Context: one part of a larger RNA
RNA sequence: GAACGAACGCUUGCGGCGUGCUUAACACAUGCAAGUCGAACGAGAAAGGGGACUUCGGUUCCUGAGUAAAGUGGCGCACGGGGGAGUAACGCGAGGUAAGAACCUUCCAAGCGACUGGGAUAGCCCUUGGACAGGGGGAUUAAUACCGGAUACGUUGAUUGUUUUUAAGGACAAUUAAGAAGGGUGGCCUCUAUUUAUAAGCUAUCACGCAUGGAGGGGUCUGCGUACCAUUAGUUUGUUGGUGGGGUAAUGGCCUACCAAGACUACGAUGGUUAACGGGUCUGAGAGGAUGAUCCGUCACACUGGCACUGAAACACGGGCCAGACUCCUACGGGAGGCAGCAGUGAGGAAUAUUGCGCAAUGGGGGCAACCCUGACGCAGCGACGCCGCGUGGGUGAGGAAGGCUUUCGGGUCGUAAAGCUCUGUCAGAAGGGAGAAAUGCUUAUAGGUUAAUACCUUGUAAGUUUGACGGUACCUUCAAAGGAAGCACCGGCUAACUCCGUGCCAGCAGCCGCGGUAAUACGGAGGGUGCAAGCGUUGUUC
Numbered sequence: 001g002a003a004c005g006a007a008c009g010c011u012u013g014c015g016g017c018g019u020g021c022u023u024a025a026c027a028c029a030u031g032c033a034a035g036u037c038g039a040a041c042g043a044g045a046a047a048g049g050g051g052a053c054u055u056c057g058g059u060u061c062c063u064g065a066g067u068a069a070a071g072u073g074g075c076g077c078a079c080g081g082g083g084g085a086g087u088a089a090c091g092c093g094a095g096g097u098a099a100g101a102a103c104c105u106u107c108c109a110a111g112c113g114a115c116u117g118g119g120a121u122a123g124c125c126c127u128u129g130g131a132c133a134g135g136g137g138g139a140u141u142a143a144u145a146c147c148g149g150a151u152a153c154g155u156u157g158a159u160u161g162u163u164u165u166u167a168a169g170g171a172c173a174a175u176u177a178a179g180a181a182g183g184g185u186g187g188c189c190u191c192u193a194u195u196u197a198u199a200a201g202c203u204a205u206c207a208c209g210c211a212u213g214g215a216g217g218g219g220u221c222u223g224c225g226u227a228c229c230a231u232u233a234g235u236u237u238g239u240u241g242g243u244g245g246g247g248u249a250a251u252g253g254c255c256u257a258c259c260a261a262g263a264c265u266a267c268g269a270u271g272g273u274u275a276a277c278g279g280g281u282c283u284g285a286g287a288g289g290a291u292g293a294u295c296c297g298u299c300a301c302a303c304u305g306g307c308a309c310u311g312a313a314a315c316a317c318g319g320g321c322c323a324g325a326c327u328c329c330u331a332c333g334g335g336a337g338g339c340a341g342c343a344g345u346g347a348g349g350a351a352u353a354u355u356g357c358g359c360a361a362u363g364g365g366g367g368c369a370a371c372c373c374u375g376a377c378g379c380a381g382c383g384a385c386g387c388c389g390c391g392u393g394g395g396u397g398a399g400g401a402a403g404g405c406u407u408u409c410g411g412g413u414c415g416u417a418a419a420g421c422u423c424u425g426u427c428a429g430a431a432g433g434g435a436g437a438a439a440u441g442c443u444u445a446u447a448g449g450u451u452a453a454u455a456c457c458u459u460g461u462a463a464g465u466u467u468g469a470c471g472g473u474a475c476c477u478u479c480a481a482a483g484g485a486a487g488c489a490c491c492g493g494c495u496a497a498c499u500c501c502g503u504g505c506c507a508g509c510a511g512c513c514g515c516g517g518u519a520a521u522a523c524g525g526a527g528g529g530u531g532c533a534a535g536c537g538u539u540g541u542u543c
Base pairs, nucleotide, nucleotide: 001543002542003541004540006539007538008537009536010535013390014389015388016387017386018385019383020382021348026346027345028344030343031342032341035075036074037073040072041071048063049062050061051060052059053058082301084299091226092225093224095222096221098220103218104217105216108213109212111210112209113208115149116148117147118146125138126137127136128135155178156177157176158175159174160173161172162171163170164169183206184205185204186203187202188201192199193198194197227273228272229271234264235263236262239261240260241259242258243257244256245255246254276298277297278296279295280291281290282289283288303324304323305322306321307320326337327336328335329334354380356379357378358377362376363374364373365372366371393423394422395421396420403414404413405412406411427484429479430478431477432476433475441465442464443463444462445461446460447459448458449457487532488531489530490529491528492513493512494511498527499526500525501524502523508515509514
């Protein structure tokens, strides 16, 4: 000099864009942060409103409504969001390999198939325990829930044959065996069936099963790089390798039985300390050094430790089980909980914000859709925490006013500074106008596709209509008025800037040199000056 997620002191007008627990991965009151689908399924209230009857207490019917809540089922909950404890490691980085020789993939696309049976169960009801949480028994019922059978283009396994590779093997052909499925909704009467208006029929669409393909994603392996300590020198028994077996989507001591006795190490093993890694960030002419907040990619974690289940994917932050610590409830028998999600509280600390608004936009989940959910996100609030921009007025004005300070008492200086006169109107204030962010969605009409069809569905076009948290938005115009808006540090040298008074080695200053013991430009005050400026200084840290 530059920088900062800074803090502290004094001061403080406005706006834009960013940014804000670096400490206790400490403990958490309260609310919200993951639901959705009635076009999978069975079932199904109440309040309110209306009618009838009435002994005026009420009863009953319709509506509310096939609505709400609950349940079975599907998809999602593995994304998004958080903090960085652990980890010196294939964790990360940038490469490679598996393409004939170790892999998986919900969702997407086109292809093929979608036949036929069965038994339950939740809910509801009855009953029985329990303080609660949560159960036990009985009866009954549905499905795109569950379980059989049939079929198999292609798929997988086995056997045989041909052919090929350096090799475990691959390719082709044949035989044999195994393994699938689910319907829903809208419309119609052309075909079929009857009862001439229905579905078992037709049609449209959305789902379902199988295998194929692509994209994207993920798992595994591997050469190289990746902090300090040798005042850590030897380490290792599933350890190193082989064979058989098991396990996995998949290779492998990943696991297991047997066999061999290996494997690593001064090019630093093992041990210890510290640490998430990278893109980047800061500094520097660069080389380098330091760093890893915000944003992006990866990893690991979710009160602590362990474990599996479901699933395409988890050994799962707001899922489960066990153990532990802690907190809460209890009828003492037993139960409940997990903010390193967003706010917020306590504690710790030099120190870090609102228990805000909205799903209008972007994105995500569910749904045919309408739509619902979304503390992701978009916004607003607080903080000069940072960067950037603007303002605090412009012109004129000498009797060089008053006043302060100083003086050699003549004067000098603050100083065109003020006052006065005149002008302007940025910002703040008041009033009025006022975009863009909106794309969708719905309705109608019309053209095409499909079809038996002018229906339904679907695609395009046109018209109408609808959706904004921010928001009293940005921006524009008008009004009024110089009115509301300047401080901080320094002035001995380094280092820009000097005098007076007070003090008298005292009180004090100080980054270094050093000032102060009676004329202190160095202490304290004043006047003046210098430097920065809504900031200025100090402290800390890095280069």
Overview: A computed fold for a 543-nucleotide part of an RNA from an uncultured prokaryote, annotated as small-subunit ribosomal RNA, 5' domain.